[in-house]
Context: one part of a larger RNA
RNA sequence: ACCACGUUAAGGAACUCGGCAAAUUAGCCCCGUAACUUCGGAAGAAGGGGUGCUCUUAUUUGUUAAGUUUUUACAACGUAAGCAUUUGAGAGUCGCAGUGAAAGGGUGAAGGCGACUGUUUAUCAAAAACACAGCACUAUGCUAACUCGCAAGAGGAUGUAUAUGGUGUGACACGUGACCAAUGCCAAAAGGUUAAGGCAAGGGGUUAGCACUUGAUGCGAAGCUCCGAACUGAAGCCCUGGUGAAUGUCGGCCGUAACUAUAACGGUCCUAAGGUAGCGAAAUUCCUUGUCGGGUAAGUUCCGACCCGCACGAAUCGUGUAACGAUCUUCACACUGUCUCAACGUGGAUCUCG
Numbered sequence: 001a002c003c004a005c006g007u008u009a010a011g012g013a014a015c016u017c018g019g020c021a022a023a024u025u026a027g028c029c030c031c032g033u034a035a036c037u038u039c040g041g042a043a044g045a046a047g048g049g050g051u052g053c054u055c056u057u058a059u060u061u062g063u064u065a066a067g068u069u070u071u072u073a074c075a076a077c078g079u080a081a082g083c084a085u086u087u088g089a090g091a092g093u094c095g096c097a098g099u100g101a102a103a104g105g106g107u108g109a110a111g112g113c114g115a116c117u118g119u120u121u122a123u124c125a126a127a128a129a130c131a132c133a134g135c136a137c138u139a140u141g142c143u144a145a146c147u148c149g150c151a152a153g154a155g156g157a158u159g160u161a162u163a164u165g166g167u168g169u170g171a172c173a174c175g176u177g178a179c180c181a182a183u184g185c186c187a188a189a190a191g192g193u194u195a196a197g198g199c200a201a202g203g204g205g206u207u208a209g210c211a212c213u214u215g216a217u218g219c220g221a222a223g224c225u226c227c228g229a230a231c232u233g234a235a236g237c238c239c240u241g242g243u244g245a246a247u248g249u250c251g252g253c254c255g256u257a258a259c260u261a262u263a264a265c266g267g268u269c270c271u272a273a274g275g276u277a278g279c280g281a282a283a284u285u286c287c288u289u290g291u292c293g294g295g296u297a298a299g300u301u302c303c304g305a306c307c308c309g310c311a312c313g314a315a316u317c318g319u320g321u322a323a324c325g326a327u328c329u330u331c332a333c334a335c336u337g338u339c340u341c342a343a344c345g346u347g348g349a350u351c352u353c354g
Base pairs, nucleotide, nucleotide: 002348003347004346005345006344007343008342010340011339014338019335027051028050029049030048031047036041038171052093053092054091055090056089057088058087061084062083063082067077068076069075070073094098106333107332108331109330110329111328112327113325114324118130119129134169135168136167137166138165139164140163146155147154148153172320173319174318175317177250178249179248182247183246184243185242186241187240191238192237193236197232198231202227203226204225205224206223209219210218211217212215251269252268253267254266255265278312279309290306291305292304293303294302
């Protein structure tokens, strides 16, 4: 020097990415307790006081002798006293210290995210991820949709639309805007296009036979066989309409007010329609440590505003929100060897010698 502990002057987070670690607090009784709030909570809020032992006295509950009463019983009442026991009051007494050891909340303020209890990467992640109740859309009329299986069959369900499956969102409060052009889905007895197949005009091959100019000739029935126009022929696609809590999308340029600046206003181009409410340097802001205010002596973080939103925005939900959280961020009080700055002690391990 190392590991596990103990104590520490003065200071008290100056340590550090960060109070990590440690310390503080602590049980029980009494008093007292804010904002906010879904009126349940918040709350053990916070913050105070008490706490041992001895005696006296009062008292709670149980039990009990004698006794009294009557309805004579497993009944009721029951002073003093006894035993066990509860809670006070008064007096006294010891220590630095009385929940004397052990065990045993540090507290408060503000913000982000997620409503909550819950679940998860067995073995680097417990979270803001997943789930959740609630909400919405959609499918399904029962031999249900859907899932597994080649099938039989099984689940769904010994259920029946207040049911079951799928998808999204995620308590609650207030809300949830515009666009159906694209993609998807739904609907639609018209029309266009459209396969195999069907029907089949026609054509080819073969040759009994016939013909003549008798040839490696021509014609050619039936049968067998090959090709095959036109016609007929479903869904789909095209076409038509609907549909956003379906996938998604939600503009540009120029000018204008009697200081300047800005533009309620006007013009123009394009589009399916041009982002509404709300929020906004945000878990989203590049420029950026934006600007202003607060907190500090000093603050790239934090809180409150502003809006120039590189590139928020409404169930890929928007904005709030009490309670909750081994969540993330900031601040304050208390507390401390985290530190200024280190010291000593206890136990261990290591090393050297024996």